Context: one part of a larger RNA
RNA sequence: CCCUUGCUAAGGAACUCGGCAAUACAGCGACCGUAACUUCGGGAUAAGGUCUGCCCCAAGCAAUUGGGGCCGCAGCGAAAGAGCCCAUGCGACUGUUUAGCAAAAACACAGGUCUGUGCUAAAGCGAAAGCUGAUGUAUACGGGCUGACGCCUGCCCAAUGCCGGAAGGUUAAGUGGAGUGGUGCAAGCUACGAAAUGAAGCCCCGGUCAAUGGCGGCGAUAACUAUAAUCGUCCUAAGGUAGCGAAAUUCCUUGUCGGGUAAGUUCCGACCCGCACGAAUGGCGUAACGAUAUGGGCACUGUCUCAGCAAGGGACUCG
Numbered sequence: 001c002c003c004u005u006g007c008u009a010a011g012g013a014a015c016u017c018g019g020c021a022a023u024a025c026a027g028c029g030a031c032c033g034u035a036a037c038u039u040c041g042g043g044a045u046a047a048g049g050u051c052u053g054c055c056c057c058a059a060g061c062a063a064u065u066g067g068g069g070c071c072g073c074a075g076c077g078a079a080a081g082a083g084c085c086c087a088u089g090c091g092a093c094u095g096u097u098u099a100g101c102a103a104a105a106a107c108a109c110a111g112g113u114c115u116g117u118g119c120u121a122a123a124g125c126g127a128a129a130g131c132u133g134a135u136g137u138a139u140a141c142g143g144g145c146u147g148a149c150g151c152c153u154g155c156c157c158a159a160u161g162c163c164g165g166a167a168g169g170u171u172a173a174g175u176g177g178a179g180u181g182g183u184g185c186a187a188g189c190u191a192c193g194a195a196a197u198g199a200a201g202c203c204c205c206g207g208u209c210a211a212u213g214g215c216g217g218c219g220a221u222a223a224c225u226a227u228a229a230u231c232g233u234c235c236u237a238a239g240g241u242a243g244c245g246a247a248a249u250u251c252c253u254u255g256u257c258g259g260g261u262a263a264g265u266u267c268c269g270a271c272c273c274g275c276a277c278g279a280a281u282g283g284c285g286u287a288a289c290g291a292u293a294u295g296g297g298c299a300c301u302g303u304c305u306c307a308g309c310a311a312g313g314g315a316c317u318c319g
Stems, first nucleotide, its partner, number of pairs: 001314008010305002014303001019300001029051004037042001039148001053070007071075001076081001083298007090290002095107002111146007123132003149285004154215003159212002161208005168203003174197002179192005216234005243277001244274001255271005
């Protein structure tokens, strides 16, 4: 000096990306007490406070309660046995996952919705036999998307997809044979072959967005200014509704204002010129839950000011 462990004056997060790590209060039991919010179940052991031994007496079946007394620094006398609070994002929740760098906001989920399927079901496995689906039968089974619950889910069918459409257009083999060629004296043999006929598909006509997806620009305008309810114009299938918004989304940006701090690129509340939110690739809320993410506080501490000491194992010396 390194590793593991223990203790530490005063201070107490000044450490650090970050209280990482470690400590501590509390812990079991009894009594008291317990907020916002809430889906009325919860939240909740919320938080916070007091007590705890032994002896005697009394009451009581007893647990125990009341009174008196005794000892210690210390009475849940050892060990074991939650740190807590406030605010926000995300995901409702319990679960699942990268065996060996990721446990999460990812997956799943109950619920919602669309779609296929009438039973020899659809779908799937299998050259097939056959099997699963299912010894089920649309309150069933398969597939897609969304993801508890609450309030909701706007506009566009032009494109792409899907569904429907007894007409029409186009269209293969086949059918059809007008006609033509080769050869032969001929009968014939042989080759080519127009019209006509001829399915799905495509074209065409409709429907459909909780199907794939999409949801504008420019110029003016109010009696200060500013702004523009309003008007004009171009384009479109239609021009983003409700709600939310510098957001897990904001480039400019540490936007601006407010809060918290002595001081705050983070955080919280607002504003809205949303570079480039937006409604089941769901929108916005939400009690409870979380080894989740972010900010703050109390308590507590060798994280630190700033280091010291101790024990064990290495390092070092000798063999």